[in-house]
RNA sequence: GGAGCGGGCCGGAGGAUCGCCGCCGGAUUUCCGGUGGAGGAAAGUCCGAACUCCCGCGGGCAGCAGGCUGGAUAACGUCCAGGCGUGGUGACACGACGGAAAGUGCAACAGAAAGCAUACCGCCCCGCAUGGCGGGGUAAGGGUGAAAUGGUGCGGUAAGAGCGCACCGCGUCGCGGGUGACCGUCGACGGCAAGGCAAACCCCCUGCGGAGCAAGACCAAAUAGGGAAGCGAUGGAGACGCCCGCCUCCGUCGGAGCUUCCGGGUAGGUCGCUCGACUCGCACGGCAACGGGCGAGCCAGAUGAAUGAUCCUCACUCCGGCCCGCCGGAGUACAGAAUUCGGCUUACAGGCCCGCUCCACUU
RNA sequence: GGGAGGUUAGCUCAGCGGUAGAGCGCCUGCUUUACACGCAGGAUGUCGGGGGUUCGAUCCCCUCACCUCCCACCA
Numbered sequence: 001g002g003a004g005c006g007g008g009c010c011g012g013a014g015g016a017u018c019g020c021c022g023c024c025g026g027a028u029u030u031c032c033g034g035u036g037g038a039g040g041a042a043a044g045u046c047c048g049a050a051c052u053c054c055c056g057c058g059g060g061c062a063g064c065a066g067g068c069u070g071g072a073u074a075a076c077g078u079c080c081a082g083g084c085g086u087g088g089u090g091a092c093a094c095g096a097c098g099g100a101a102a103g104u105g106c107a108a109c110a111g112a113a114a115g116c117a118u119a120c121c122g123c124c125c126c127g128c129a130u131g132g133c134g135g136g137g138u139a140a141g142g143g144u145g146a147a148a149u150g151g152u153g154c155g156g157u158a159a160g161a162g163c164g165c166a167c168c169g170c171g172u173c174g175c176g177g178g179u180g181a182c183c184g185u186c187g188a189c190g191g192c193a194a195g196g197c198a199a200a201c202c203c204c205c206u207g208c209g210g211a212g213c214a215a216g217a218c219c220a221a222a223u224a225g226g227g228a229a230g231c232g233a234u235g236g237a238g239a240c241g242c243c244c245g246c247c248u249c250c251g252u253c254g255g256a257g258c259u260u261c262c263g264g265g266u267a268g269g270u271c272g273c274u275c276g277a278c279u280c281g282c283a284c285g286g287c288a289a290c291g292g293g294c295g296a297g298c299c300a301g302a303u304g305a306a307u308g309a310u311c312c313u314c315a316c317u318c319c320g321g322c323c324c325g326c327c328g329g330a331g332u333a334c335a336g337a338a339u340u341c342g343g344c345u346u347a348c349a350g351g352c353c354c355g356c357u358c359c360a361c362u363u
Numbered sequence: 364g365g366g367a368g369g370u371u372a373g374c375u376c377a378g379c380g381g382u383a384g385a386g387c388g389c390c391u392g393c394u395u396u397a398c399a400c401g402c403a404g405g406a407u408g409u410c411g412g413g414g415g416u417u418c419g420a421u422c423c424c425c426u427c428a429c430c431u432c433c434c435a436c437c438a
Stems, first nucleotide, its partner, number of pairs: 001359010012314007020037007039334001043345002046343005051212004056246006063208005068082005083097001084095004098203002103201002105197002120142002122138007150168006169192001170190005175184003216271004226262006235250004264437003278297005284291002315332008364434007373387004381418001389405005411427005
């Protein structure tokens, strides 16, 4: 100098004027002053929780979700560290990464044969009486396919073959290292058995009740407690997939109750509602995620829903002009709270910082 | 705001691991003086976009986009 890898951050700045929403104070129907007012994703609603209700508790089946190891956390499908596999020269990236030697199932077409065996061409041997036919051997070579039963070499043989041997690979056991996944230049044994698919059923382990702030609580207004169906004493209901047990509640006999549907009415207010697994700073423990400690801070709460508009200066990008460093014009991404947090995923003009790798050159 | 379902030919829908179909519509020919009906034949698809699993994906999984439907309170 070139090409790249990983991580963090900003995402127009300052000022003036006029507006909008909340809160506080003063006036008091209408106003004045002060103060706060979007995001890294507020998004998708894909996971996990807090919170609230479903009168309560437990068990079984079914269903759903997760799935290498250790840790972090309120929890997680998230994060950190590590193992293994794949890709890359490398920095590094990616991985739904338990089980196919428990069972069932699937594999179109091609091919001789597709899961436990098998032989189309070929090679070899024998017979017939020969440019072919029949019988047997073989799986080295050819051919098909996504996939064909370890690889190379030597020996061996009629031709061949783990048939034998050496090396490599694979599996089991032992030993050693590691908390563990797993690893080993280690030793012994086995001629090799256990092909692929579980984002097919399934098996194993772990976890899970359902609904969601339009949850739910209270006040006010208005209407027809109108109609239909079901249940109805060996009772019914309760956690809303089914069943069972405990317990609790309702009901006590003939028109009330409960459930569902149709119909009727309202379209108002208050709470939930924003101080919280919160933010910032400092040092400490830990490789890290993170943890506990000290100090400081208060940071939107609207409900057809506020957070905006105009002007000036500057910064950056693009276009045009020329007197080549000035003038003029346009633009400044993605997007936008709706109960609240922790994550993931997706969108994003432009820019800044840190660490690392490879190549070339110079000293 | 919170949930549920869907996207396949021009339209309405099947299909659910092995070369994507049906009805209506469209085109051509026959029939008719001509049209309709009828008969015969034909064309038509990024299976909403992207990625993954698999030998192979409309189908299984993930993600993005778009469309449709449901919900409050009172007695």
This is a predicted complex of two RNAs, RNase P RNA and transfer RNA, with 438 nucleotides together. Rfam match: Bacterial RNase P class A. Rfam links the family to the GO terms tRNA processing, dimeric ribonuclease P complex and ribonuclease P activity. The prediction has a mean pLDDT of 79.